[in-house]
Model confidence (mean pLDDT): 75 of 100.
Predicted 3D model of a 154-nucleotide RNA (c-di-AMP riboswitch aptamer (ydaO/yuaA leader)) from Blastococcus sp. TF02A-30.
The sequence was found by an Rfam model in a public genome assembly.
RNA sequence: CGUCGGACACCGCCGAACCGGGCACCGGCGACCGCCGGUACCCGGACCGGGGACCCACCGCAGGACUGGGGUGAAGCGCGACCGUGCGUCGCGCCGGGCGAGUUCCCCGCCCGAACCCGACAGCUAACCCGGUAGGCGGUCGAGGAGAACAGGA
Numbered sequence: 001c002g003u004c005g006g007a008c009a010c011c012g013c014c015g016a017a018c019c020g021g022g023c024a025c026c027g028g029c030g031a032c033c034g035c036c037g038g039u040a041c042c043c044g045g046a047c048c049g050g051g052g053a054c055c056c057a058c059c060g061c062a063g064g065a066c067u068g069g070g071g072u073g074a075a076g077c078g079c080g081a082c083c084g085u086g087c088g089u090c091g092c093g094c095c096g097g098g099c100g101a102g103u104u105c106c107c108c109g110c111c112c113g114a115a116c117c118c119g120a121c122a123g124c125u126a127a128c129c130c131g132g133u134a135g136g137c138g139g140u141c142g143a144g145g146a147g148a149a150c151a152g153g154a
Stems, first nucleotide, its partner, number of pairs: 009140006018045005024039006046133006056123001068121001069118004076094007095113006102150004106145002
């Protein structure tokens, strides 16, 4: 000097997954009064999701089929090829989503389009009822550009 890994703290990203208080335990600092962080539980706030009336929608007729149907989420649709014929793989198109360090618009750039759940059952839906507040990552001078507006700070 470079690379890899770890600890603490801080900053930031996806996501509803955050804020305040109480309390027990653990860890760290310490001038031994206390302070900070983590975990569990409890209370409140805030946010998210599901079920659930009137009205509306669906429901009618004919034919066919048995391949159920539904939810969270951006994570869908179509065409083509392959084959082990599958909720498969690949390509293309349409469409959907995230990031680029105060916010929005524009341009440009880089990415994602998973996974899980309910269990024969659910349209919307006031009252009402029920549930969740996880998990996974990046960085530490690094944070693209022009213009306009706004917000905040000094």